[in-house]
Context: one part of a larger RNA
RNA sequence: GAACAAACGCUGGCGGCAUGCUUAAUACAUGCAAGUUGUACGAGAAAGUAUCCUUCGGGGUGCUAGUAAAGUGGCGAACGGGUGAGUAACACGUAAGAACCUACCCUUGGGAUCGGGAUAACCUCGCGAAAGCGAUGCUAAUACCGGAUAAAAUCUACGGAUCAAAGGAACAUUGUGUCCACCUAAGGAGGGGCUUGCGCCCCAUUAGCUAGUUGGUGAGGUAAUGGCUCACCAAGGCUACGAUGGGUAGCCGGCCUGAGAGGGUGUCCGGCCACACUGGAACUGAGACACGGUCCAGACUCCUACGGGAGGCAGCAGUAGGGAAUAUUGGGCAAUGGGCGAAAGCCUGACCCAGCAAUGCCGUGUGGGUGAUGAAGCUUUUUGGAGUGUAAAACCCUUUUAUGAGGGAAGAAUCGUAUUGAGAGUAACUUCUUUUUAUCUGACGGUACCCCAUGAAUAAGCCCCGGCUAACUCCGUGCCAGCAGCCGCGGUAAUACGGAGGGGGCAAGCGUUGUUC
Numbered sequence: 001g002a003a004c005a006a007a008c009g010c011u012g013g014c015g016g017c018a019u020g021c022u023u024a025a026u027a028c029a030u031g032c033a034a035g036u037u038g039u040a041c042g043a044g045a046a047a048g049u050a051u052c053c054u055u056c057g058g059g060g061u062g063c064u065a066g067u068a069a070a071g072u073g074g075c076g077a078a079c080g081g082g083u084g085a086g087u088a089a090c091a092c093g094u095a096a097g098a099a100c101c102u103a104c105c106c107u108u109g110g111g112a113u114c115g116g117g118a119u120a121a122c123c124u125c126g127c128g129a130a131a132g133c134g135a136u137g138c139u140a141a142u143a144c145c146g147g148a149u150a151a152a153a154u155c156u157a158c159g160g161a162u163c164a165a166a167g168g169a170a171c172a173u174u175g176u177g178u179c180c181a182c183c184u185a186a187g188g189a190g191g192g193g194c195u196u197g198c199g200c201c202c203c204a205u206u207a208g209c210u211a212g213u214u215g216g217u218g219a220g221g222u223a224a225u226g227g228c229u230c231a232c233c234a235a236g237g238c239u240a241c242g243a244u245g246g247g248u249a250g251c252c253g254g255c256c257u258g259a260g261a262g263g264g265u266g267u268c269c270g271g272c273c274a275c276a277c278u279g280g281a282a283c284u285g286a287g288a289c290a291c292g293g294u295c296c297a298g299a300c301u302c303c304u305a306c307g308g309g310a311g312g313c314a315g316c317a318g319u320a321g322g323g324a325a326u327a328u329u330g331g332g333c334a335a336u337g338g339g340c341g342a343a344a345g346c347c348u349g350a351c352c353c354a355g356c357a358a359u360g361c362c363g364u365g366u367g368g369g370u371g372a373u374g375a376a377g378c379u380u381u382u383u384g385g386a387g388u389g390u391a392a393a394a395c396c397c398u399u400u401u402a403u404g405a406g407g408g409a410a411g412a413a414u415c416g417u418a419u420u421g422a423g424a425g426u427a428a429c430u431u432c433u434u435u436u437u438a439u440c441u442g443a444c445g446g447u448a449c450c451c452c453a454u455g456a457a458u459a460a461g462c463c464c465c466g467g468c469u470a471a472c473u474c475c476g477u478g479c480c481a482g483c484a485g486c487c488g489c490g491g492u493a494a495u496a497c498g499g500a501g502g503g504g505g506c507a508a509g510c511g512u513u514g515u516u517c
Base pairs, nucleotide, nucleotide: 001517002516003515004514006513007512008511009510010509013364014363015362016361017360018359019357020356021322026320027319028318030317031316032315035075036074037073040072041071048063049062050061051060052059053058082275083274084273092199093198094197095196096195097194100192101191102190105188106187107186108185109184110183111182113147114146115145116144122137124135125134126133127132153162154161155160167180168179169178171175201247202246203245208238209237210236213235214234215233216232217231218230219229220228250272251271252270253269254265255264256263257262277298278297279296280295281294300311301310302309303308328354330353331352332351336350337348338347339346340345367397368396369395370394377388378387379386380385402454403453404452406450407449411444416439417438418437421434422433423432424431461506462505463504464503465502466487467486468485472501473500474499475498476497482489483488
């Protein structure tokens, strides 16, 4: 000098864009953050209201409504979001490789047949304080099971054997074609698992380490290779080119600095990894050994009728605590993206916005012109004067900003609905593709922006002035009080302390501290 996820002191007009728990991976009240599907399925309320009956207590029927809530099934919940504790490792980066898997999506081929038994919801009953649980009876499916068929696949003694499926909607009406699903195979895309070369911090005041250890054979296991696991056999394997041990640390693209080489760093954004109260385990599934799933153990917190139960903010807000220090218990799904759905749509603390903070960067203002041999005040003085100083006042302007009033966006493309034309298809109609026009949808927000009115009106500080280093005098103090980055100032004329006048620098900031180059 530059930089910062900064903090502190003094000060503080506005806007845009960014950024905002670096500490306790400490503990968490409350709300929300993952649902969706009735075009898979069986069931199915109530309040209210209309009407009828009524013993005036109430009851029936219709609408509400095939709605709500719940259940079975499907898909999603493995994404998105958070954090950096652990990890010195094929974790990451880069370049290769072979023994693999892949739901949804795309392309292509083939198939989609005949049957069966259950079960939840529900009804009835029981246990329990609760969480919840049990029993009897009924019922459906794209839930479950069996037979048929078998291209490919698997096994094979090459004769053969084994393995699948599901329907729903619309339209006519008994059919064809359509849409969405289903089964199987091959290929693709995207995603993932695995192996290897090279790179990847400090300590030798860590020198030896290793028995599943190193290799082989066989087997098991896996989607797949492999001591991954096991049996047997051999005695290997690593190491001064630093093994082993200890410490520290998520890695990278990047970022900061620097002429570069290099040094430092890994916050925001992007890629990868790891973790989800602590430790362990598997289940489901295409995919997890699963943040808002399950089980076991532990610590902690809460409820309890003492028998037993419930919980996990390193999601978004927010609270306590810690700390020098870090924000709202906000709005919206309008856009982008994601999940489900044929679609309408629903969900989405992802996201888009708003709020708070000079935390940073950038922009802009706090006025402009004229104005005296030069007011007052203040400072200084050799008492003549000099400085502040065109500075002020005064006069003439302007109105960014401010305040008030008016107008007022882009971000919106869709989807849907209606409509025009063309094409495909059908016996015909639904239908499908494309196209024209209209209509509908904005949280931000009456915001940005524009125009008008008013009036210089609403807006300047901070640090420094001995040398380094731009900027000097007076008073006070008297090795005191104090200053200080280094050298050093202060003991009676201190340009170095404190105040004043003046000056210098930067400016909505300025200085200090910390850290890096």
The prediction has a mean pLDDT of 85.
Small-subunit ribosomal RNA, 5' domain from a metagenome, 517 nucleotides, folded computationally.
The RNAcentral record of the full RNA draws on SILVA.
It matches the Rfam family "Bacterial small subunit ribosomal RNA".